Small-subunit ribosomal RNA from an uncultured bacterium, 1501 nucleotides, folded computationally. It matches the Rfam family "Bacterial small subunit ribosomal RNA". Rfam links the family to the GO terms ribosome and structural constituent of ribosome.
RNA sequence: AGAGUUUGAUCCUGGCUCAGAAUGAACGUUGGCGGCGUGGAUUAGGCAUGCAAGUCGAGCGGGCCCGCAAGGGCCAGCGGCGAAAGGGAUAGUAAUACGUGGACUACCAACCCUCAGGUCUGGGAUAGCCUCGUCACAGCAAUGUGACUCGGGAAACUGGGGUUAAUACCAGAUGAUAUCUUCGGAUCAAAGGUGUGAUUCCGCCUGAGGACGGGUCCGCGUCCUAUUAGCUAGUUGGUGAGGUAACGGCUCACCAAGGCUUCGAUGGGUAGCGGGUGUGAGAGCACGACCCGCAUCACUGGGACUGAGACACUGCCCAGACACCUACGGGUGGCUGCAGUCGAGAAUCUUCGUCAAUGGGCGAAAGCCUGAACGAGCGACGCCGCGUGCGGGAUGAAGGCCUUCGGGUUGUAAACCGCUGUCAGUGGGGAGGAAAUGUCGGAGGGUACUCCCUCCGAUUUGACCUAUCCGCAGAGGAAGUACGGGCUAAGUUCGUGCCAGCAGCCGCGGUAACACGAACCGUACAAACGUUAUUCGGAAUUACUGGGCUUAAAGGGUGCGUAGGCGGCUCAGAAAGUUGGGUGUGAAAGCCCUCGGCUUAACCGAGGAACUGCGCUCAAAACUACUGGGCUUGAGGGAGACAGAGGUGAGCGAAACUACGGGUGGAGCGGUGAAAUGCGUUGAUAUCCGUAGGAACACCAGGGGCGAAAGCGGCUCACUGGGUCUCUUCUGACGCUGAGGCACGAAAGCUAGGGGAGCGAACGGGAUUAGAUACCCCGGUAGUCCUAGCCGUAAACGAUGAGCACUAGAUCGAAGGGUACUCCAUAGCCUUUUGGUCGUAGCGAAAGUGUUAAGUGCUCCGCCUGGGGAUUAUGGUCGCAAGGCUGAAACUCAAAGGAAUUGACGGGGGCUCACACAAACGGUGGAGGAUGUGGCUUAAUUCGAGGCUACGCGAAGAACCUUAUCCUAGUCUUGACAUGCACGGAUUAACUCUCUGAAAGGAGAGCCACGCCCGCAAGGGUGGAACGUGCACAGGUGCUGCGUGGCUGUCGUCAGCUCGUGUCGUGAGAUGUCGGGUUAAGUCCCUUAACGAGCGAAACCCUUGUCGCUAGUUGCCAGCGAGUAAAGUCGGGGACUCUAGCGAGACUGCCGGUGUUAAACCGGAGGAAGGUGGGGAUGACGUCAAGUCCUCAUGGCCUUUAUGACUAGGGCUGCACACGUCCUACAAUGGCGUGCACAAAGGGAAGCAAACCUGCGAAGGCAAGCAAAUCCCAAAAAUCACGCCUCAGUUCGGAUUGUAGGCUGCAACUCGCCUACAUGAAGCUGGAAUCGCUAGUAAUCGCGGGUCAGCAUACCGCGGUGAAUGUGUUCCUGAGCCUUGUACACACCGCCCGUCAAGCCACGAAAGUGGGGGGCGUCCGAAGUCGCCGUCGUAACCCGCAAGGGAACAAAGCGCCGAAGACGAACUCCGCGAUUGGGACUAAGUCGUAACAAGGUAACC
Repeated sequence: AGAGUUUGAUCCUGGCUCAGAAUGAACGUUGGCGGCGUGGAUUAGGCAUGCAAGUCGAGCGGGCCCGCAAGGGCCAGCGGCGAAAGGGAUAGUAAUACGUGGACUACCAACCCUCAGGUCUGGGAUAGCCUCGUCACAGCAAUGUGACUCGGGAAACUGGGGUUAAUACCAGAUGAUAUCUUCGGAUCAAAGGUGUGAUUCCGCCUGAGGACGGGUCCGCGUCCUAUUAGCUAGUUGGUGAGGUAACGGCUCACCAAGGCUUCGAUGGGUAGCGGGUGUGAGAGCACGACCCGCAUCACUGGGACUGAGACACUGCCCAGACACCUACGGGUGGCUGCAGUCGAGAAUCUUCGUCAAUGGGCGAAAGCCUGAACGAGCGACGCCGCGUGCGGGAUGAAGGCCUUCGGGUUGUAAACCGCUGUCAGUGGGGAGGAAAUGUCGGAGGGUACUCCCUCCGAUUUGACCUAUCCGCAGAGGAAGUACGGGCUAAGUUCGUGCCAGCAGCCGCGGUAACACGAACCGUACAAACGUUAUUCGGAAUUACUGGGCUUAAAGGGUGCGUAGGCGGCUCAGAAAGUUGGGUGUGAAAGCCCUCGGCUUAACCGAGGAACUGCGCUCAAAACUACUGGGCUUGAGGGAGACAGAGGUGAGCGAAACUACGGGUGGAGCGGUGAAAUGCGUUGAUAUCCGUAGGAACACCAGGGGCGAAAGCGGCUCACUGGGUCUCUUCUGACGCUGAGGCACGAAAGCUAGGGGAGCGAACGGGAUUAGAUACCCCGGUAGUCCUAGCCGUAAACGAUGAGCACUAGAUCGAAGGGUACUCCAUAGCCUUUUGGUCGUAGCGAAAGUGUUAAGUGCUCCGCCUGGGGAUUAUGGUCGCAAGGCUGAAACUCAAAGGAAUUGACGGGGGCUCACACAAACGGUGGAGGAUGUGGCUUAAUUCGAGGCUACGCGAAGAACCUUAUCCUAGUCUUGACAUGCACGGAUUAACUCUCUGAAAGGAGAGCCACGCCCGCAAGGGUGGAACGUGCACAGGUGCUGCGUGGCUGUCGUCAGCUCGUGUCGUGAGAUGUCGGGUUAAGUCCCUUAACGAGCGAAACCCUUGUCGCUAGUUGCCAGCGAGUAAAGUCGGGGACUCUAGCGAGACUGCCGGUGUUAAACCGGAGGAAGGUGGGGAUGACGUCAAGUCCUCAUGGCCUUUAUGACUAGGGCUGCACACGUCCUACAAUGGCGUGCACAAAGGGAAGCAAACCUGCGAAGGCAAGCAAAUCCCAAAAAUCACGCCUCAGUUCGGAUUGUAGGCUGCAACUCGCCUACAUGAAGCUGGAAUCGCUAGUAAUCGCGGGUCAGCAUACCGCGGUGAAUGUGUUCCUGAGCCUUGUACACACCGCCCGUCAAGCCACGAAAGUGGGGGGCGUCCGAAGUCGCCGUCGUAACCCGCAAGGGAACAAAGCGCCGAAGACGAACUCCGCGAUUGGGACUAAGUCGUAACAAGGUAACC
């Protein structure tokens, strides 16, 4: 610091997603050790049990115990201090809080410190304690002892009588620097203890000051919501009183009517606040665990008491809920202290140790208490550190995985050899956390002492942790997790086959998955690694730093104007903002820097910096604001001119239209693509005259004018708004913008009343159509018009807010003014305003914009933040209604979008071409037959080909063979075919024969070998071919042409397809290749930011057409000769034809015209041939996942006694039918018969076969010649001549069938061809539709060949005869180029909309129903403070001898307030809800075809 994702590609806008860091985390897999931290975030839900606040006997009496005593110990109670701290939690709280800075002349303050002064004399109570009771025992009894302990009560607790102390309580004295004060005065205190001994120690009282701690007030700051806009009666202020520590409506009485609020009151939601924490470059954004400060709370609500301090976590009273005990009468309790438990939850620990340290309470002290604290335990929850070994070791072991089979990799990794000893384990030593206090002894000092301070020595105290050191043994006990398509580091094989699954985004998976699962290998991190959740970042994606608004989301429809914001030149003042200096504060911790302590680090300590803030103070005066004075350029006024569909009202006008009346006239009119509905003989249309009515104003008229916009168009008058120019006369900043607000605001619509000619929603009819609730036609109501109101919206658009200033020009209009030449006028020039066009710089994603900015700046307002949901819901508000304004969320998608590019497409345009159409000729479609295909059938009818580009196609020829996983049946299994290895044995094999069988096959018999070596020989050994057995393997016309090569078809023999360099563009791309001509052609020429080049076109090649040369057999025969019945038959010849080789020839070369001087075109001459002479071969980049795995080749898969191989028979030929391609016909331009001519190109040895003979014939017999310019096939046919037929189902046509034959072949039944005789079907020129062809062509006629034993109407070739029409491009089809539109790019066989039907999801409405919240009103009214009263009652003081009385206190009672509760009417929020509404989503549902092309009626608001 970026990256992925919208497209065929591009640039932009814009969202989504990822890489980083973090967490009080949780989950999954895994898990060695240690240090330091950290751990109930949810139910402020409920809690068993234990502990968490006591202490003081040196304040007091008393009891018990020890002791001879002195003395000591323990203790309930009175009393003192503490219990308001410490500890926990974050419910409430949006300000009675917190933060920061100030104020208190408006305050308090126990314990502590300092100073001053005092500490006198008395008194009465009350706890405690004792007692009254019962029983038992002792005793005559009083009484004593013991138990229960007097009365009530289950308990908790509580009642009576007697008596007692104090540092408890009360009274008096003394009083001031204290309080009050009318300044005279009045009022207020105390306690003692220890000790032999106290004005000296510890206390007590009064006052002043300090410190610590609190209380109150003020300025500023502190979340979201306007779908909360008004709130408030003690409310705001005053006077007086009360109350408080203290000011104050804090409370009360009276008076006044205020107070707060768009700078957001009130209401609603959420939330403890800060230091800080996370992230970030920062600004910010999010958070507020642990630690520190503050606040608040303590089961829920209310209340006070005590006290220095509380309205009190482990105090009190009341009410409520909950739980427990109960004898049912009544009681008890409060873990949000430490542990622990249940519940809920994804989730958060031990019912541990000690007061050793630090700190707190009490005490004179020892000491006691302390779940504060210090420690330990549990949890990888976090951060940090360490380890799981180190060195050597190649036969690169084995195993695994891959493989091109060679090898590679795991991998120096292991084994093996040598070494070390961290951690853990075990045994032993051991620093430190401890220094104080106290006691004893000693020394010194302080003011008197029982007191205090300092020093030295001795003695006393460790819950827990152990650093570290030494010894022992042995590599021994210690590695996983995620990922490997891109982003993003890291890939191979197998399995799976849109299944199973993955996925953060894009997306993988449908038989070769680097994406699923596994293995191997690799990458990253590592005692952890991933996932999930959340925060910040990236995101400049809320933009202060730092964004935008013509078309991507976004300028308000327009103006006026309130608040607000901003504001011309100049002088002076003061100093609010501003700037600088000083100063106070900004707690500590944290962050940062430096240094230091733990072996290091985390962690901790010290110092510094920082804390960007707030206050005070000094200074400055430029700028902003303020005050005062001045100015004229902004703004406004005045005077004089000018233009205009500016507005409102009234009047007038002509043309057209319609209606009515009248005349003429006589059959149609009207309307359309074509029609019909409609009108018309009751007289239309047409035409003339007249009358009436309403609406709109031709020409002028021009992107000309005016207006803020909407908008404004005949003429005249009246009233009226604004603008421009000139003069520079006046005022003197009076200005700009403008949230709310007010006004205006097209069309449609609404209300009321008029009006109504034309037009015309709805509606009716006629057409069109599959339908046609439309487009077209005939009618036609509302409306359109006027008046008065409402509505308030438009693609209200320049899709561009208003104002000011600045920044090249050119040109065309409109309205003014000025100016020179002598005057006038015009052109010209200058200038102001205004409306347009082009264009520089700049800007912009581009298109574009460009002084009328979308440039450069300033000011103010409005608006935007992905698409859909949604111009919606709900609430509010406006409206008569329709509806308008404001305006979400759930859910869902990874895009939606802008501009431009290349294609493709268009029922867009232009140019051009083609047997594309037109013109002509002949066919197909009808018949019969042949053949192929579909379908049907079948045991099987093998397979492939499917619009053009399948269908007489693969197949250049299925009786068997061919022939195939075709069918039926029978057989073989290393195989019908290939190679290798091993073994066997010398007979098998081959050959001959037998049996069986349909054959294949099976079974059996006979018979014979070969090379080399040894050996005389017999024989032995060995080898190869072959055979058998076995192993490797063969085989497959099995699948996949969507895994492929090769080959082929098609567009198309169409003229196109590209590249290099340069240039233009941010880029995709463009240019070149466009334009003007021309061509068959991107053929050529010219122009030209292009210049060149390549593949195609053309040419080169073959053939044919003319001529020449050469050559002359098998071909030819003019001349010469021979010869025959005849014949180049023979000698000869090369002249000719011909053959087959080489050349020539044609190039727009020549002439004329047109054209740009070009290219070229038109015409002509010459020529055998003329503009490519005719024909052929030749097929660019590419398209169709076109065809072919059954020609061949090949990856993968499948099969292996079968999907291989062999055999027999059958099938591929099957026939209600449909289609394609052909043959033959339907006849007289013909048929038949007879006779007579003229070709070319081919084939021939398992062949072609003459002649002759036989047969009606197919053919047969015999047989010459020929491996061919020699012989044969071989007859060419149409033609021509003559004759017959005479228009008919025929002397046309030949199907079908019968009989008899022939040929090929092992074999013609299924299933061949031919012949003869007989038979003689359909068919009389063919519907819609459709095919071929432009000259030696169509049409017609025959001949040959390949395949082949045989079989040709097919195919491939050959020649004979030989036309017609067109010279055009409107239309159909196809193609090329340019241009245009596009929402298409799988590219129009595209895309895509809405209803309906189905599933699922969230939301709204809904009769109602359930619950929560905060207020309001009424009732009831606990505890309690306060007030009143105080008859019951009472020790202290007074009077009194006493009784008693008084004063004072006080129970009870009453009153105000008052929590909870009850009732009521509203508000608000949430849930459920039959039914209902739209919306989102969902491979293959229905109906249409609305949009995108002129989308077939331009689209849209």